[in-house]
């Protein structure tokens, strides 16, 4: 330098033919249970879907460019 792929909550992830409120687990907060802790149960908070531009009535999803990380080739 070139090819292919990755990017979604604090962490790890689901999300196919574009459609009304973006999923789950762990973690976190509150409450119940306990003398207390842990476990368990209930409820809740937490998201610029990497950035930018475009297509569309409507974009995490499609298209262009940039960035990040991984891998392969040279």
């Nucleotide at each position: 330098g070139g090819g292919c792929g990755u990017u979604u909550a604090g962490u790890g992830u689901a999300g196919u033919u574009g459609g009304u409120u973006a999923u789950c687990a762990c973690g976190c907060a509150u409450g119940a249970u306990u003398u207390g802790c842990a476990u368990u149960c209930a409820u809740g908070a937490g998201g610029u879907c990497u950035c930018u531009g475009g297509u569309u009535c409507g974009a995490c999803u499609c298209c262009g460019g940039a960035a990040u990380c991984g891998u392969c080739c040279a």

This is a predicted structure of a 74-nucleotide RNA (transfer RNA) from Nadsonia fulvescens var. elongata DSM 6958.
Rfam family: tRNA. From the family's description: Transfer RNA (tRNA) molecules are approximately 80 nucleotides in length. The family's RNA type in Rfam is transfer RNA.
The coordinates come from a structure-prediction model, not an experiment, and the mean pLDDT is 80.
Taxonomically the source falls in Nadsonia fulvescens var. elongata (Eukaryota, saccharomyceta, Dipodascales, Nadsonia fulvescens).
The RNAcentral record of the sequence draws on ENA and Rfam.